RNA sequence: UGCCGACAAAGCCAAACCAUGAGUAAGCGUGGGACGGAAAGCCACGGGUCCCCAAAAGCCGGGAUAGCCAGGUUGCCGAA
Numbered sequence: 001u002g003c004c005g006a007c008a009a010a011g012c013c014a015a016a017c018c019a020u021g022a023g024u025a026a027g028c029g030u031g032g033g034a035c036g037g038a039a040a041g042c043c044a045c046g047g048g049u050c051c052c053c054a055a056a057a058g059c060c061g062g063g064a065u066a067g068c069c070a071g072g073u074u075g076c077c078g079a080a
Base pairs, nucleotide, nucleotide: 004078005077012037013036017032018031019030020029021028035067041073042072043071046069047068048065049064050063051062052061
C1' cells in the first nucleotide's frame, strides 16, 4: 500500500414508530427512538422501485430513494 473484516478498541450513522415543520405526493428537515450498518460518508451516471403530470396504460417530462443493486470518489480502526 492492497485485499480482508474480529463476540477487538475508540468514535460514527440511525429503520420502524411518536411529536413537529414545510411539501399535491413519493419522500424530506428537526427532536425523541434503535431495526440494523465497515462506507447506512458523498455523487441520481446505469438498472430497479415510488410519487406527480397526463388521455386507459405505457412512453416523454418533472421529482424522490445512496438504508434496493451495480458503479465512481473519499475515509476511521487493525486481529487473523